[in-house]
About this RNA: A computed fold for a 360-nucleotide RNA from a Gammaproteobacteria bacterium, annotated as Bacterial RNase P class A. It matches the Rfam family "Bacterial RNase P class A". Rfam's curators write: Ribonuclease P (RNase P) is a ubiquitous endoribonuclease, found in archaea, bacteria and eukarya as well as chloroplasts and mitochondria. The coordinates come from a structure-prediction model, not an experiment, and the mean pLDDT is 75. The source organism's lineage runs through Bacteria, Pseudomonadati, Pseudomonadota and Gammaproteobacteria. The gene name in the source record is rnpB. RNAcentral holds the sequence, with entries from ENA.
RNA sequence: GAAGUCGGCCAGACAGUCGCUGCGUUUUCGAACGCGGAGGAAAGUCCGGGCUCCACAGGGCAGGGUGCCAGGUAAUUCCUGGGGGGCGUGAGCCCACGGAAAGUGCCACAGAAAAUAUACCGCCCAAGCGCUGCGGCGCCGGUAAGGGUGAAAUGGUGCGGUAAGAGCGCACCGCGCCGCUGGUAACAGCGGUGGCAGGGUAAACCCCACCCGGAGCAAGGCCAAAUAGGGGGGCACGCGGAUCUCCGCAUCGUGCUGCCCGCGCGAGUCCCCGGGUAGGCCGCAAGAGGUGCGCGGUGACGUGCAUCCCAGAUGAAUGGCUGUCCUCGACAGAACCCGGCUUAUCGGCCGGCUUCCGCA
Numbered sequence: 001g002a003a004g005u006c007g008g009c010c011a012g013a014c015a016g017u018c019g020c021u022g023c024g025u026u027u028u029c030g031a032a033c034g035c036g037g038a039g040g041a042a043a044g045u046c047c048g049g050g051c052u053c054c055a056c057a058g059g060g061c062a063g064g065g066u067g068c069c070a071g072g073u074a075a076u077u078c079c080u081g082g083g084g085g086g087c088g089u090g091a092g093c094c095c096a097c098g099g100a101a102a103g104u105g106c107c108a109c110a111g112a113a114a115a116u117a118u119a120c121c122g123c124c125c126a127a128g129c130g131c132u133g134c135g136g137c138g139c140c141g142g143u144a145a146g147g148g149u150g151a152a153a154u155g156g157u158g159c160g161g162u163a164a165g166a167g168c169g170c171a172c173c174g175c176g177c178c179g180c181u182g183g184u185a186a187c188a189g190c191g192g193u194g195g196c197a198g199g200g201u202a203a204a205c206c207c208c209a210c211c212c213g214g215a216g217c218a219a220g221g222c223c224a225a226a227u228a229g230g231g232g233g234g235c236a237c238g239c240g241g242a243u244c245u246c247c248g249c250a251u252c253g254u255g256c257u258g259c260c261c262g263c264g265c266g267a268g269u270c271c272c273c274g275g276g277u278a279g280g281c282c283g284c285a286a287g288a289g290g291u292g293c294g295c296g297g298u299g300a301c302g303u304g305c306a307u308c309c310c311a312g313a314u315g316a317a318u319g320g321c322u323g324u325c326c327u328c329g330a331c332a333g334a335a336c337c338c339g340g341c342u343u344a345u346c347g348g349c350c351g352g353c354u355u356c357c358g359c360a
Stems, first nucleotide, its partner, number of pairs: 001356010012325007020037007039331001043342002046340005051216004063212005068082005083097001084095004098207002103205002105201003120147002122143003128139004155173006174196001175194008220282004230273006238249005251267006289308008326329001
């Protein structure tokens, strides 16, 4: 210098002006002033937890999830460290990483055959039978070494063996079991031993082990109109007429300022109690909180001290315009909160490491 890999960070800046909104102070109740006002993902709602209500003796079924080991954490399917496997020269990256000998299903095309096996081209034809010109040929057969198909073909390599072959036998590798050593463990190394059995697929059904109660801030709690309805108490519930539903009088309540008369309206009326609705308040912004330093730990993380307060709406604020500058600005916007994961994202900065090239 080039290429690469891993981790962290920023997300136009400044000024003016007009607005919106939360809190605080003042207030002549009109407002004024001061401070604060989206994100690294606020997103998807995929996991985990807090919080709230309901349910709950214990156990099981169903359903869902997880699946190497150890640790971290409030908890996790997350994170850290390690083991094993795969990829890369390397830094590093990826893995849903229990069981395929319980059972079932599936394996396109090609191919004889994709799994109770089987034989296209081949190889052999020792034994048996037939023919023979005695060289062989055919039948009945044997075989899976070689070729061919395929993503995958019934352990791999070599030697022996054989008519040709074959774990048929042997050695090594692989696999299973046992023991020893190291390690907390996953696992690794070494030694012994067995036989070569039935290919793959379980984010296919399934089996095994472990875990999971349900609903969610429109959770849930408090205050509480008008109207209607519920409960209790006081007063009143009478007479007459007509084609059963109304009319007239009386009575009660109410309005016409009080009283009497009269008229209108209502047939029950007045008071009390409690539930719920509208509406309002809380939940709801100080938290598993941020920053800095120290200590413990390989690390995730834990802990001590100091310091900071950093959106809180409910038709729902966080914006518009102007000026200057630059590298001309992406994805996108809270709605109970927090920890993760995943996805989207213009451009740029910083650091660790790796490989190659050049120069000294």